RNAcentral holds the full RNA, with entries from Rfam. The part of an RNA shown here (large-subunit ribosomal RNA, domain I) has 523 nucleotides and comes from Ceratopteris richardii. Lineage of the source: Eukaryota > Euphyllophyta > Polypodiales > Pteridineae > Ceratopteris. The coordinates come from a structure-prediction model, not an experiment, and the mean pLDDT is 83.
Context: one part of a larger RNA
């Protein structure tokens, strides 16, 4: 030098624990804003940097429940206070809420400037003045009113609208009406009371699930793409103008009247007056929720501590769970079970007010939603690529009928069947979770789990859009090492606390790589 063992450095794997995730159930809620949000700048403490609270009334104010002994966040220390005359704390309901910011007197480089005291623009009203152009319009000008404006994870409904990729290349096709930009409304949205399915039998508004069925069909018939009806469930609800005729009016226009397909209405008679719905303004009620309260049962030895053990006990409508010095039904919060509202908030019920609402016969051709169906032509969309191509929407051009009407039933006629376009509003069965409270997990345990278990969208990087970390465990309790040594200072040895200092704060287990010291073996 080497190998071996053995005590140590280093380092932070390993098991173990969780303070924070992650995925889901059940129930809630989805509020907001010019009365000035949403997010933010800057202040507010005796000492006070940051976080969290608050707003110049600033670490807080008032009122009203609850609640009962200490408070004065976190966060210890210290000075001051402060509370049984009921504080701190929890709930409701209020008051104050600088400054930016839709941001709104005007400007701007957000959290500020500057005149001087305006709510800027848009909108509805009232006045007033008033073009081309005579009246009126436009367009100004005051004044009222305070409707809009911004902000919201996803999940809806629009409007615009891709490539990559697939076709083993590519062009129609697909990717996809998907992503991105973008308007909009609401707790849902949207659809929605048949000019529908259907097929000779017959259903009865959307919507949702199951299925029908990867059929039927569309396709450079390639790639792929792909309904729908019937059966089955969830839920269930059904109605309002327009027009015909009556009234008012000079007109516009308003009241009545009327809403329908086995046609209805209107006109003309006639007969009858009855249960019922809806609204949400009135008052009240119960139940819930937004603070709480009561709440069984064990004690002795062992131990640093006992929930373990060993003895001899009890409760259970409570043997969820969590804490406590080791593993607790009977220490402690609690759990089952009862109970409780001053104020406010749901959803219901009653009550009150307002308001809706009928059938027969005859007659005849008045009325039934126009630039609209509907044809021509170019596109779109329908699973359906122009095909036999119906049905649905748009452009441009053209253009009807009124019940003896008109539209469908996949080209087009004919017949049957079946519906009633061209106005409107609609609950529920449904999609989602930024948020609340209950919970659950064959979920993750610190290189895992959210990027983010610690002051994390932080440090820090980038002009900028963006990009984007690391880093958890002393101990049961700081009892966190008074006093001595050494000593340039980190640090070290005594003493001493603790069960334990190889738990000393670079702290719990403490593997390995990697450095030593001692030892024994060979060279």
């Nucleotide at each position: 030098g080497g190998c071996u063992u053995g005590c140590g450095g280093u380092g932070g794997a390993u098991a173990c624990c969780u303070a924070g995730g992650c995925a889901c159930u059940c129930a809630g809620a989805g509020a907001u804003g010019a009365a000035g949000a949403a997010g933010g700048g800057c202040g507010u403490g005796g000492u006070a940097a940051a976080c969290g609270a608050c707003g110049a009334a600033a670490u807080g104010c008032u009122u009203u429940g609850g609640g009962g002994a200490g408070c004065c966040a976190a966060a210890a220390a210290u000075a001051a206070g402060u509370a049984u005359a009921g504080a701190u704390c929890c709930g409701a309901a209020g008051a104050u809420u600088c400054c930016c910011a839709a941001a709104u007197a005007g400007g701007u480089u957000a959290a500020c400037c500057u005149u001087c005291u305006a709510a800027a623009c848009u909108g509805c009203c009232u006045g007033c003045u008033g073009a081309a152009u005579u009246c009126a319009u436009a367009a100004g000008c005051a004044g009222a009113c305070a409707a809009g404006a911004g902000a919201c994870a996803a999940a809806c409904c629009g409007g615009u609208g891709a490539a990559c990729u697939g076709a083993a290349a590519c062009a129609u096709c697909u990717u996809a009406g998907u992503a991105g930009c973008u308007g909009g409304a609401g707790g849902a949205u949207a659809a929605g009371a048949a000019a529908g399915c259907a097929a000779a039998a017959g259903c009865g508004a959307u919507u949702c699930c199951c299925u029908c069925a990867g059929u039927a069909a569309c396709g450079a018939c390639g790639a792929g793409u792909g309904a729908a009806a019937c059966a089955g469930g969830a839920a269930g609800a059904g109605c309002c103008u327009a027009a015909a005729c009556c009234g008012u009016g000079a007109a516009a226009a308003c009241g009545g009247g009327g809403u329908u397909c086995u046609g209805g209405g209107a006109g003309a008679g006639u007969a009858a007056u009855g249960a019922g719905g809806g609204c949400u303004u009135u008052g009240u009620u119960u139940u819930a929720c937004u603070a709480g309260g009561c709440g069984a049962a064990g004690c002795a030895g062992u131990u640093g501590a006992g929930u373990g053990c060993u003895g001899c006990a009890c409760c259970c409508c409570a043997g969820a769970u969590g804490g406590u010095g080791a593993u607790a039904g009977u220490c402690c919060a609690g759990u089952a079970g009862c109970c409780g509202g001053a104020a406010g908030u749901a959803c219901a019920g009653c009550u009150a007010g307002c308001u809706c609402a009928u059938g027969c016969u005859c007659c005849a051709a008045c009325c039934c939603a126009a630039g609209u169906a509907g044809c021509a032509u170019g596109c779109g969309g329908c699973a359906c690529g122009c095909g036999a191509a119906a049905u649905c929407c748009c452009g441009u051009g053209u253009g009807a009928a009124u019940c003896a009407g008109c539209g469908a039933g996949g080209a087009a006629c004919a017949c049957c069947u079946u519906g009633c376009a061209a106005g409107g509003a609609u609950a529920a069965a449904u999609a989602c979770u930024c948020c609340u409270g209950a919970g659950u997990g064959a979920u993750u345990g610190a290189u895992a789990g959210c990027g983010a278990a610690g002051c994390a969208g932080u440090a820090c990087c980038g002009u900028g859009a963006g990009g984007g970390a690391a880093a958890g465990g002393u101990g049961a309790a700081a009892a966190g090492a008074a006093c001595c040594c050494c000593c340039g200072u980190u640090g070290g040895g005594g003493a001493g606390u603790g069960a334990a200092a190889u738990a000393g704060a670079a702290c719990a287990u403490g593997a390995a790589a990697c450095c030593g010291c001692g030892a024994g073996c060979u060279c």